This is a predicted structure of a 74-nucleotide RNA (transfer RNA) from a Candidatus Woesearchaeota archaeon.
[in-house]
RNA sequence: GGGCCGGUGGUGAAAUCUGGUAUCAUGUUCCCUUGGCUUGGGAGAGAUUGUGGGUUCAAAUCCCGCCCGGUCCA
Numbered sequence: 001g002g003g004c005c006g007g008u009g010g011u012g013a014a015a016u017c018u019g020g021u022a023u024c025a026u027g028u029u030c031c032c033u034u035g036g037c038u039u040g041g042g043a044g045a046g047a048u049u050g051u052g053g054g055u056u057c058a059a060a061u062c063c064c065g066c067c068c069g070g071u072c073c074a
Stems, first nucleotide, its partner, number of pairs: 001073007010026004020057001028044005050066005
């Protein structure tokens, strides 16, 4: 330098192909349950999806540039 894969709540992933309210687990806060703890149950907060543009009525999703990580080739 080139090819491919990836970047999404605090953490780990899904949703992308087929555009239409971003879901799950865990963590966290409160409540219930207990003599108390754990477990269990209920409720809440938390990501405008790496970044800048484009297309579209509408973009995490499609297109282009850039940044970062992994991998292969040279």
Its mean pLDDT, the model's own confidence on a scale to 100, is 83. Its Rfam family is "tRNA". Rfam's curators write: Transfer RNA (tRNA) molecules are approximately 80 nucleotides in length. Rfam classes the family as a transfer RNA.